This is a predicted complex of two RNAs, RNase P RNA and transfer RNA, with 433 nucleotides together. Rfam match: Bacterial RNase P class A. Gene Ontology terms of the family: tRNA processing, ribonuclease P activity and dimeric ribonuclease P complex. Rfam classes the family as a ribozyme.
[in-house]
RNA sequence: GGAGUUGGACAGACUAUCGCUGCCGACCGUCUGGUCGGGGGAGGAAAGUCCGGACACCAUAGGGCAGGAUGCUGGAUAACGUCCAGGAAGAGUGAUCUUCGGAAAGUGCCACAGAAACAAACCGCCCUGGCCCAAGGUCAGGGUAAGGGUGAAAAGGUGGGGUAAGAGCCCACCAGUUGUUGCGGUGACGCAGCAAGCUCGGCAAACCCCAUUCGGUGCAAGACCAAAUAGGAAGGUGACCGGCCCGGUUAUGAUCCUUCGGGUAGGUUGCUGGAGGCGGUGGGUAACUGUCGCCCUAGAGGAAUGAUAGUCACCUGACAACAGGAACAGAAUCCGGCUUAUCGUCUGACUCCGUAU
RNA sequence: GCGCCCGUAGCUCAGUGGAUAGAGCGCCGGACUACGAAUCCGUAGGUCAGAGGUUCAAAUCCUCUCGGGCGCGCCA
Numbered sequence: 001g002g003a004g005u006u007g008g009a010c011a012g013a014c015u016a017u018c019g020c021u022g023c024c025g026a027c028c029g030u031c032u033g034g035u036c037g038g039g040g041g042a043g044g045a046a047a048g049u050c051c052g053g054a055c056a057c058c059a060u061a062g063g064g065c066a067g068g069a070u071g072c073u074g075g076a077u078a079a080c081g082u083c084c085a086g087g088a089a090g091a092g093u094g095a096u097c098u099u100c101g102g103a104a105a106g107u108g109c110c111a112c113a114g115a116a117a118c119a120a121a122c123c124g125c126c127c128u129g130g131c132c133c134a135a136g137g138u139c140a141g142g143g144u145a146a147g148g149g150u151g152a153a154a155a156g157g158u159g160g161g162g163u164a165a166g167a168g169c170c171c172a173c174c175a176g177u178u179g180u181u182g183c184g185g186u187g188a189c190g191c192a193g194c195a196a197g198c199u200c201g202g203c204a205a206a207c208c209c210c211a212u213u214c215g216g217u218g219c220a221a222g223a224c225c226a227a228a229u230a231g232g233a234a235g236g237u238g239a240c241c242g243g244c245c246c247g248g249u250u251a252u253g254a255u256c257c258u259u260c261g262g263g264u265a266g267g268u269u270g271c272u273g274g275a276g277g278c279g280g281u282g283g284g285u286a287a288c289u290g291u292c293g294c295c296c297u298a299g300a301g302g303a304a305u306g307a308u309a310g311u312c313a314c315c316u317g318a319c320a321a322c323a324g325g326a327a328c329a330g331a332a333u334c335c336g337g338c339u340u341a342u343c344g345u346c347u348g349a350c351u352c353c354g355u356a357u
Numbered sequence: 358g359c360g361c362c363c364g365u366a367g368c369u370c371a372g373u374g375g376a377u378a379g380a381g382c383g384c385c386g387g388a389c390u391a392c393g394a395a396u397c398c399g400u401a402g403g404u405c406a407g408a409g410g411u412u413c414a415a416a417u418c419c420u421c422u423c424g425g426g427c428g429c430g431c432c433a
Stems, first nucleotide, its partner, number of pairs: 001353010012312007020041002023038006043328001047339002050337005055218004062246004067214005072086005087100005101209002106207002108203003122148002124144009156174006175199002177196008222269004232260005238250004262432003276295008314325004358429007367382004375413001385399004406422005
């Protein structure tokens, strides 16, 4: 200098004018309200609603079945399908990235092709017998997974022995599996040794098995006040713990539940100070966490958070002048994540290649 | 806001691991007719909403995205 890998931060700034919406104060008015002043007013994803929690009600959320979710190991956390550290396999020269229980418990599937899709004789090879009989051919019976062919996938590999021909049939080496011993590690696992010819296809984002975990409904939860009416009709195994059973609570009634029909479309609360943020410091490899100090940072409700002008900064037109550009996108009970969208700018760490010293 | 469902030809639908993805109506062409309708014959028309993954193989199974639709207040 070039090419990459992987994190982090920001998401224009200021001024003026005109607006929008809450809060506080003053004045006017007092039925709604109006004027003035002060101060506040979107994000890294506010999004998708995909996970996990808080909170609220249903019983303080009980037992079992069914069903769902997750899936290498250890840790973090309120919790998680998230994060951190590690393991194994694969990809890459490398930084680094991707994947993850069990197919040796059982069932099922593996189209077409192929003899056969799991323990298989189509061709081929070999043996025996019959017939034609010189080689050889043909028929019947049997052996054989070394060779051919099919397929996405074909029954460990190489060499030797062995055999009628062959074959882990036997042997050596290599690869794997299972069992076992020792060492290291909390563990996944790794290293070394021994034994067994054990060689067992793929699919669990097929059923399933194993382990862990999950009660349901969501702020339109829930609490209080007010307005209005047809205090109506039909059905009901009593109702509730919204899949089922047990168990429990309540009750012997229709003042209960479901559906239809009717009315209403108002107010207060829940509501934002919290698993909060920033900085110092201690622990931990890290995720994270203890402690101290400082700060307060939307709370609306058919839904505000804006527009214009100027200056500066950024990018493009090579520079100046001038012109143009500036993304994705808009809170709705709150919080931790994931995923998706995103013009660009700055920056940390690391890798490879080239050149110079 | 919260919960749930759907997307296959122009329209309505079938297809739930292995087809060249089908059916009805419609479009287009031809026959019949003086002309048209009806009828008959034939043809065309598909990124299975999009992307990624699992699998030998995906419309179908899994994940994300896009588009569309439905339900949920209070009172008695």